[in-house]
C1' cells in the first nucleotide's frame, strides 16, 4: 500500500432501523457490636469523529482517526 476485524458507562462486553443495557466497580439505605456477605435504591453515556440514507440511525452506506490480526 492492500484485506478482514474491533471502537457503546470507571473495567470486561451485549444490543445489527424504533427502550441504551449487562455483570463487575462507584454512592446512599438495610443487615452486623463492627467487617465481610447478602437484599433495596440511585448515579454514571456527545455509542471514536464528520457527512449521507431514512419519517426515524449506536444499529445501514461513505471518508477519517485509533486498535489488532494477515498479505505485499
Nucleotide at each position: 500500500g492492500g484485506g478482514c476485524g474491533g471502537u457503546u458507562a470507571g473495567c470486561u462486553c451485549a444490543g445489527g432501523g424504533g427502550g441504551a443495557g449487562a455483570g463487575c466497580g462507584c454512592u446512599u439505605c438495610c443487615c452486623u457490636g463492627a467487617c465481610a456477605c447478602g437484599g433495596a435504591a440511585g448515579a454514571g453515556g456527545u455509542c471514536g469523529g464528520a457527512g449521507g440514507u431514512u419519517c426515524a440511525a449506536a444499529u445501514c452506506c461513505u471518508c477519517c482517526a485509533c486498535c489488532g490480526c494477515c498479505c505485499a